Annotation: Small-subunit ribosomal RNA from a Cytophagales bacterium, 1512 nucleotides, folded computationally. Its Rfam family is "Bacterial small subunit ribosomal RNA". Its family is annotated with ribosome and structural constituent of ribosome in the Gene Ontology.

[in-house]
């Protein structure tokens, strides 16, 4: 100097991200309305709904100084009368068109805004010229009459004016007419000086003046016209006959189809006419960072209306809110004969609505009418009422006070937060309140009387006037005195806690919240926010860049037309010159005030208000500038075309001609099946199929070549050949010179299906049949088969017409294929084009990807898109022959619907690997009987839990009472148990009786220790703590099961990525093992694996009793039986041993083979304990422990019985068996782990035997409990038996208070299914199945055939990973994330809602015909001395019938789909290869989903192959 005061975001689609999108919130507004609440005051505002309907008063009168009278007062006057004051009906004058109300209709030159009127008009007002002479007959009025209920008249007489009409005078006015000058815009306008006609008046009076005529200008107000602006529907495209325009004529102030007669036949439209819909428009109000958007309440400015509809009169000015005249509705009066009304003035009143005031005061003020004034009138105004509607302002007190009172809520509860300095209390103030006393500004005069002045007009002097209002305000007293509420506490959003309830009642703006421990409902308690108000709702604009000019998009989220041509349109190459239309710039004019901004200033402050400035982005006019754009001239070649030469091609149309395969037809051979399929059957075939040869006919395709190869504008185009014919591209750079790009309507092509017509029919093949497959199977699958596939012509005009990517130009790194052409020559090469791929840089993009073939920078022009869903429907319209196209909604519902990518889970994807997973193999179960437990059932009760895997010989490792929790039945109430405990007492036995039995009654014996206090023990009032196997394992510890002893799951830091995430952990290899090794943007690390500890296998060493006994020694019938010994065995201590250490092979290494060497063992020797992150709301409140909830003479406790044991039947886990690898019967051998004093018992003796009666030993390496199968013999001989034992009679044994419901074991007789077990399943890889037996724990006893341990004999197989489960890992797909037991389609049935069609039906409004027609008006007639009037007629029209149509609304039996709605019903379409990949178009069928036929499309998995690229 220049520019500038200006911009916030959150929640919601997910299991989590990123985006695209909707939806909702925080702000601000309001003429606002409800809820609660409520002290004062200024300033403002107040019927948005019924242009609905009004009762009652008031909203315009005034002038006697226009003018006849009347009338009352006063004076004079004897009266008649006359002065004067006052008041008036009426006639005349000016006002009533202005002030006030309302927004019905208007989509319009109606309003804005800027121009014009040479096309007008203005009354009162100023200015200026000029004039005002003299007549005339009337009419209101009054007075008589007279009619009518009234309103309101009729009739005669007689009267006045500034009421009316004649004469005269008369212009510069008008009108006619001929010169002339100037200027403009055609038409025309201004001026000069002529000539000719036509036209005015009025008086009053104080004598000052005030009116009165004509002209001319002002100013003021109207009138007209035109630019340019100004809602919404194209599902409203054509409209218009006075229409558009001319000529004349009429009409008006005034131009003008305004009107009329002729004459052309034209105007308006996609740049939206026309019709339909809403709507008063503007300063301007709200809101917005501002373009913008919305709104038209107060205020002012225009309009338009005044009950509805016509129409005109007067006037300057109306087509007249409080005038007229007629039609109509309606309301009143009424004597039925007629009349009378118009609050959208100001109050008010019913009405309608969520809703919106006083029948106030006053003209003091401001304005307005009227007057000469004085004055009168003014519901405009100016005040004053209601009423928190709003803005603004003040107050409901201040300061001090801790025992941190009381009370309240709340806790973890002797206590301790918190309401809280908050109260009391002390001191203060006194804004308001009250009460007195004082008290305004607003008022400036007008009129008067003086004084100046030419006139208008100005100065002084007294003096009159306030509705508000005794009100603002000021004083003074008194005393905290009169003064807080509302709405919120889950996020959003400031601000938590306890009770009650329980998907209940209820909240909720979105998200959501309530199903017993709600910060979300309802109360409290305690905060927070605003505060005389707070909240609710409604509405508008922000945020929403969510309609994007500013300021978006279009591959997949919503959108590129299916392609070309091409017309308006839009946009355009490179130089020059001219122009100045767009552009810029500068002045002028205008953008009314108010308002909104800055500044000053006045009410105590603010609002409010005054005042000044500034703006007021427009428009109009002028100069000027000339880059760009635009028009014009002429020209340029680069864009574009043209020529000319080459050169590619499955381009096209039309025709001619081949083989190959298919079907058929004849004939030959030849003989029983052919064909088909997961398997089948349907069919075909002895009338001779299938196969196989030969001839023939026949219609449709065109094998190799064939390629991410070619061409075309896209659809699409393939065998050879000819004919015609389109097109690209390369080179020559010769030729026109911008001839271009794009492309709304428009026309053209346009795959398949599908019509019509005629042809032709070989395959194949919708539709239909039949046969399988299936719970069914209108499907897959299989036999036929017709439409059609095919030609011609003629419609259709759609497809995932896809590159999901519109067209045309321009730039922007590369490196590699190929297909055509051209230069060029270091030729296995260069360069340069036009195409056609692939990888990639910058850039972009939510990412996936794109990347000179852009979706990346930029320009033009088109088409489309604005949340899902109804619905690409409905209804119109248009095309088609139909099918159907195309355009293309609403209502109603949802809060999300959607695109990438993540990270998981799943897949009847895929790849690797693993496990008694398979498969090889030994043995069960399922079939039989009994055990056991579970279901169900039953029962008084069959307590309870545990239910796929992972509940069921489970929890219980011991139900006859007890247990025991169930049942019945009796009984107890501080309770069965513990603990304090005052008082009493030894405890403690014992008997007796009722009684089922707890109990109860009652006697009897006992009299404790201590010297004592007192102490142990029994009873025990009161009272404190009771108790609950009652609910909630979905409120918890804790314990456990599973996946799974499976190899995983994570940090840390770095680095990718916009995140979520990933990466590490993936890759090659190996391993049981994310176990090691390479590698490598990762580099360590954790939890787990794996070791570390137990058993067992081997040696060693110590120790040596109860154990052992080689060696000496003694001894018995016999014996480690004694002495003695610790050698060995064997017992328990501490050692060592194994690490792929070594050897060869392979291998970079981990590592792996190898019957390897060694060694007890070898590649973890064998077994154990041990269980990651985590899941399943997994089990368990009946082991315990526990919140919360319930019970409290019961849901607690004791008793007795009785159940837990029940039985048409189902399951599941066993046991013993079905026999000769056995059964019986004699005899003989050899264990280990363990267990015993309420025990285990040797031995003897009895007994068939279980056991019983004695007896001894041992609190155990001493004693004791003790094997079996085996193994030697005999016997049995294939049989329901010498198998097999159930089941039941008989008779015993022990335990036990007590074996009926309910124990075991013996012995005796009994001798039942059952002869290896149907689908289908379970275990087991070595000292392992398999077999055989032995022990323990609970335990009086035992239903044990169970569990948990020991040892004895002691095998068979693994070719392998193809398949079945289950895991690990990478990898893909995904519309799952409660994660496939997911997700989800249609049809049907129910309720509910909204809409489509519909026979009819009602209703509105507009247009036209056709009958009639009011009142004015306009002309004619008649009539009259003449004019009007009256009266006839014609034209005009408001309104009224008449018929039809056509639109638009409602409404309706019936009928269509659509939405929505925790547990309806039928199927599974779809999402994974979804189990038949799926979509798209058509077409046909079918309860539905759908299916199948054609032809398209990847938005399809997997596998294989080609080709390209990237690495080497």
């Nucleotide at each position: 100097a220049c520019a500038a005061u200006g911009g916030a975001g959150a929640g919601u689609u997910u299991g989590a991200u990123c985006c695209u999108g909707g939806c909702u919130c925080a702000g601000g507004a309001u003429g606002a309305a409800c809820g609660c609440u409520a002290g004062c005051g200024g300033c403002a505002g107040g019927c948005c709904u019924a242009a609905u309907a009004c009762a009652u008063g008031c909203a315009a009168g005034u002038c006697g100084a226009a003018c006849g009278g009347u009338c009352a007062c006063u004076c004079a006057g004897c009266a008649a009368u006359g002065u004067g004051u006052g008041a008036u009906a009426g006639u005349g004058g000016c006002g009533c068109a202005c002030g006030g109300g309302u927004g019905c209709g208007u989509a319009a030159c109606a309003c804005g805004u800027a121009u014009g009127c040479a096309a007008u008009c203005u009354a009162c007002c100023u200015a200026u010229c000029a004039g005002c002479g003299g007549g005339g007959g009337a009419u209101a009025g009054c007075c008589u009459u007279u009619g009518g209920a009234a309103a309101c008249g009729g009739a005669g007489a007689u009267u006045a004016a500034u009421a009316c009409c004649g004469c005269a005078u008369a212009a510069g006015a008008c009108a006619g007419u001929a010169c002339u000058g100037a200027g403009g815009c055609a038409u025309c306008u201004c001026g000069g000086a002529g000539c000719u006609g036509u036209u005015a008046a009025a008086a009053c009076u104080a004598u000052g003046g005030u009116g009165c005529u004509g002209a001319u200008a002002g100013a003021u107000g109207a009138g007209c016209a035109u630019g340019c602006g100004u809602c919404c529907a194209a599902u409203u495209a054509g409209u218009u006959a006075g229409u558009u325009g001319g000529u004349g004529a009429g009409g008006u102030a005034a131009c003008g189809g305004c009107u009329c007669a002729c004459c052309a036949a034209g105007a308006c439209g996609a740049u939206g006419a026309u019709u339909g819909g809403u709507a008063g428009g503007g300063g301007a109000u709200c809101u917005g960072a501002g373009a913008g958007g919305a709104u038209a309440a107060u205020c002012c400015c225009c309009c338009a209306c005044a009950c509805u509809g016509g129409c005109a009169c007067u006037g300057a000015g109306a087509u007249a809110c409080g005038g007229g005249c007629c039609a109509g509705a309606c309301u009143c009066c009424u004597a039925c004969g007629g009349g009378a009304g118009g609050c959208a003035g100001c109050a008010g009143u019913a009405g309608g609505g969520a809703a919106u005031a006083u029948u106030g005061g006053g003209c003091a003020a401001u304005g307005g009418g009227c007057g000469g004034a004085a004055g009168c009138c003014u519901g405009a105004c100016c005040c004053a009422g209601c009423c928190a509607u709003g803005c603004c302002g003040c107050g409901u007190g201040c300061a001090g006070g801790a025992u941190g009172a009381a009370g309240g809520c709340g806790u973890u509860a002797u206590g301790c937060g918190u309401u809280g300095u908050a109260a009391a209390c002390u001191g203060c103030u006194u804004u308001u309140u009250u009460a007195u006393a004082g008290g305004a500004a607003g008022a400036a005069a007008u009129a008067g009387u003086u004084u100046u002045u030419g006139c208008g007009a100005a100065a002084a002097c007294a003096g009159u006037u306030g509705a508000c209002g005794g009100u603002a305000c000021u004083a003074u007293a008194a005393g905290a005195a009169u003064a807080a509420g509302c709405a919120c506490c889950g996020g959003c959003u400031a601000a938590c806690u306890c009770c009650g309830u329980g998907c209940c009642a209820g909240c909720a703006g979105c998200c959501g919240c309530g199903g017993u421990a709600a910060u979300a409902c309802g109360g409290a308690g305690g905060g927070u926010g605003c505060g005389a108000g707070c909240g609710u709702u409604g509405u508008c604009c922000g945020g929403a860049u969510u309609u994007a000019u500013u300021g978006g998009g279009u591959u997949u989220a919503a959108a590129g037309g299916g392609u070309g041509c091409g017309u308006a349109g839009g946009c355009g190459g490179u130089a020059u010159a001219u122009u100045a239309a767009g552009u810029c710039a500068g002045u002028g004019g205008u953008g009314a005030a108010a308002u909104a901004c800055g500044g000053u200033c006045g009410c105590u402050c603010a609002a409010c208000g005054a005042u000044u400035g500034c703006c007021g982005u427009g428009c109009c006019a002028u100069u000027g500038a000339u880059a760009c754009u635009g028009a014009u001239a002429a020209a340029c070649u680069u864009g574009a075309g043209u020529a000319u030469g080459a050169u590619a091609g499955a381009g096209g149309u039309a025709u001619u001609u081949g083989g190959a395969a298919u079907g058929g037809a004849u004939a030959g051979u030849g003989u029983a099946g052919c064909g088909g399929u997961g398997a089948a059957a349907u069919g075909c075939a002895u009338a001779g199929a299938u196969a196989u040869u030969a001839u023939c006919c026949a219609g449709a395709a065109c094998g190799c070549c064939a390629a991410u190869a070619g061409c075309g504008a896209a659809g699409g185009c393939a065998g050879a050949g000819u004919a015609c014919u389109a097109u690209g591209u390369c080179a020559u750079u010769a030729c026109u010179g911008a001839c271009g790009c794009u492309g709304a309507u428009g026309c053209a092509c346009g795959a398949a299906a599908g019509u019509g017509u005629g042809g032709g029919g070989a395959u194949c093949a919708a539709a239909c049949a039949g046969g399988a497959u299936u719970a069914g199977a209108u499907a897959c699958c299989c036999u036929g088969g017709u439409a059609g596939u095919c030609c011609a012509c003629a419609c259709u005009g759609u497809a995932a017409a896809c590159g999901a990517u519109g067209a045309u130009g321009a730039c922007u790194a590369a490196c590699u294929g190929u297909u055509u052409g051209c230069c060029u020559u270091u030729u296995g090469g260069g360069g340069u084009g036009a195409g056609u791929g692939g990888u990639a840089c910058a850039g972009a993009g939510a990412a996936a990807u794109c990347g000179u073939u852009a979706a990346g920078u930029c320009a033009u022009c088109c088409a489309c898109c604005u949340g899902g869903g109804g619905a690409g429907u409905a209804c119109g319209c248009c095309g088609g022959c139909a099918a159907c196209g195309g355009u293309g909604a609403a209502a109603c519902u949802c809060a999300a619907a959607g695109g990438a990518a993540u990270u998981g889970a799943c897949g009847g994807g895929g790849g690797u690997c693993c496990g008694c997973a398979c498969a090889a193999g030994c043995g069960g179960u399922g079939g039989a009987g009994c055990a056991u437990g579970u279901g169900g059932u039953u029962u008084a009760a069959u307590u309870c839990g545990a239910u796929g895997a992972u509940a069921c010989g489970c929890g219980a490792g011991g139900a006859a009472c007890c247990u025991u929790a169930c049942c019945u039945a009796g009984g107890c109430u501080a309770g069965a148990a513990u603990g304090u405990g005052a008082a009493g007492g030894a405890a403690u036995g014992a008997u007796a009786u009722a009684g089922a039995g707890a109990u109860g009654u009652a006697u009897c014996a006992g009299u404790c220790a201590g010297c004592a206090a007192u102490g142990a023990c029994c009873u025990g009032a009161a009272a404190c703590a009771a108790g609950g196997u009652g609910c909630u394992g979905c409120a918890u510890g804790g314990c456990u099961g599973u996946c799974g002893u499976c190899a995983g799951c994570u940090c840390g830091u770095g680095c990718c990525g916009u995140g979520a995430g990933g990466u590490g952990u993936u890759g090659g290899g190996u391993u049981a093992a994310g176990u090691c090794c390479c590698g490598c943007a990762a580099c360590g690390a954790g939890c787990g694996c794996a070791a570390c500890c137990c058993c067992u296998g081997u040696u060693g060493u110590u120790a040596g009793u109860u154990g052992c006994c080689a060696u000496c020694g003694g001894g018995u019938g016999a014996a480690g039986c004694c002495g003695g010994g610790c050698a060995c065995u064997c017992u328990a201590g501490c050692a060592a041993g194994a690490c792929u250490g070594c050897c060869u092979a392979c291998g970079c290494a981990a590592g792996u083979a190898g019957a390897g060497a060694g060694g007890a063992a070898g590649g973890a020797g064998g077994g154990g304990a041990c269980g990651a992150c985590g899941u399943c709301a997994a089990g368990u409140c009946a082991u315990c422990a526990u919140g919360g909830c319930c019970c409290u003479u019961a849901c607690g406790c004791c008793u007795a019985g009785g159940g837990c044991g029940a039985c048409a039947c189902a399951c599941g886990u066993g046991c013993u068996a079905c026999a000769a690898u056995g059964g019986g019967c004699g005899g003989u051998a050899c264990a280990g782990c363990g267990g015993g004093u309420a025990g285990c018992u040797a031995c003897c003796u009895g007994g068939u035997a279980a056991c019983a009666g004695g007896a001894u030993g041992c609190c155990a390496a001493u004693c004791u409990c003790g094997a079996a199968a085996g193994c030697c013999g005999c016997u049995c001989u294939c049989a329901g038996u010498u198998c097999g034992g159930a089941u039941u009679g008989g008779g015993g044994u022990c335990u036990g208070c007590a074996a009926c419901u309910c124990g075991a074991c013996c012995c005796u007789a009994u001798g039942a299914a059952g002869c290896u077990g149907g689908a289908a399943u379970c275990g087991c890889u070595a000292g392992u199945a398999a077999u055989c037996g032995g022990g323990u724990a609970u335990c009086a006893g035992c239903c044990a055939u169970g569990a948990c341990c020991c040892g004895g004999u002691g095998a068979a197989u693994a070719c392998g990973u193809u398949c079945c489960c289950g895991g690990a890992c990478c990898u893909u797909g995904u519309a799952c994330a409660c994660a496939c037991c997911g997700c989800c389609c249609g049809u049907c049935a129910a309720g509910c809602c909204a809409u489509g069609a519909a026979a009819g039906u009602c209703u509105g409004g507009u247009a036209g015909a056709c009958c009639u027609a009011a009142a004015g008006c306009u002309g004619g007639c008649c009539u009259u001395u003449g004019a009007a009037c009256c009266g006839c007629c014609a034209g005009u029209u408001a309104g009224g019938g008449u018929a039809g149509a056509a639109c638009a609304g409602g409404u309706a039996a019936u009928u269509g789909g659509g939405g929505c709605u925790a547990a309806g019903u039928c199927g599974u379409a779809a999402c994974a290869a979804g189990g038949u990949a799926g979509c798209c178009g058509u077409a046909c069928c079918g309860g539905a989903a759908g299916g199948u036929g054609u032809g398209g499309c990847u938005g399809g998995a997997a596998c294989a192959c080609c080709u390209c690229c990237u690495u080497u």
NCBI's taxonomy places the organism under Bacteria, Pseudomonadati, Bacteroidota, Cytophagia, Cytophagales.